This is a predicted structure of a 71-nucleotide RNA (transfer RNA) from a Candidatus Nomurabacteria bacterium.
The organism belongs to Candidatus Nomuraibacteriota, within Bacteria.
Its Rfam family is "tRNA". From the family's description: Transfer RNA (tRNA) molecules are approximately 80 nucleotides in length. By type it is a transfer RNA.
Its mean pLDDT, the model's own confidence on a scale to 100, is 83.
RNA sequence: GCAGGUAUGGUACAGUGGUAGCAUGCGACCUUCCCAAGGUUGAGACGCGGGUUCGAUUCCCGCUACCCGCA
Numbered sequence: 001g002c003a004g005g006u007a008u009g010g011u012a013c014a015g016u017g018g019u020a021g022c023a024u025g026c027g028a029c030c031u032u033c034c035c036a037a038g039g040u041u042g043a044g045a046c047g048c049g050g051g052u053u054c055g056a057u058u059c060c061c062g063c064u065a066c067c068c069g070c071a
Stems, first nucleotide, its partner, number of pairs: 001070002004067004010024002013021001018054001026042005047063005
């Protein structure tokens, strides 16, 4: 230099053009003599910038970071 892939709560991962989820972690409460375990509940996220669309996390383009391959 060329080509491909990934980017989603603190962490590890789903997901789909129409309210963004699970697990774990965190806060509160219940349970218990206490701890642990368990249960209920709450807060917390779509890498950045454009485009298409009534509507974009999803589709398209570019950028950034990371991973892999070729040279």